[in-house]
């Protein structure tokens, strides 16, 4: 010092719900909350999923990704 790894430290994000504004929905955004998470950072690449509209199975547009798999980047240093 790099990888593996995740004790301990200093932080970080931030579910359910709920306020308020957006939109056909899905589901977004701000504010409250805080269920958890060592990538719950970042992208949306294959599968899953969910909304629109189509119509019986062929395309299309939209949404989250804290479902899995993968791809980038990254704080700290104990065994």
């Nucleotide at each position: 010092a790099a990888u593996g790894c995740g004790a301990a430290a200093a932080g970080g994000c931030a579910a359910a719900c709920u306020c308020a504004g957006g939109g056909u929905a899905a589901c977004c955004u701000g504010g409250g909350g805080g269920c958890g998470c060592a990538a719950a950072g970042c992208a949306g690449u294959g599968c899953a999923u969910c909304c629109c509209g189509a119509g019986u199975u062929u395309a299309g547009g939209g949404a989250a990704a804290g479902g899995c798999a993968g791809g980038c980047u990254a704080c700290c240093g104990a065994a």

Background:
Model confidence (mean pLDDT): 87 of 100. Predicted 3D model of a 79-nucleotide RNA (c-di-GMP-I riboswitch aptamer) from Bacteroides sp. Taxonomically the source falls in Bacteroides (Bacteria, Pseudomonadati, Bacteroidales, Bacteroidaceae).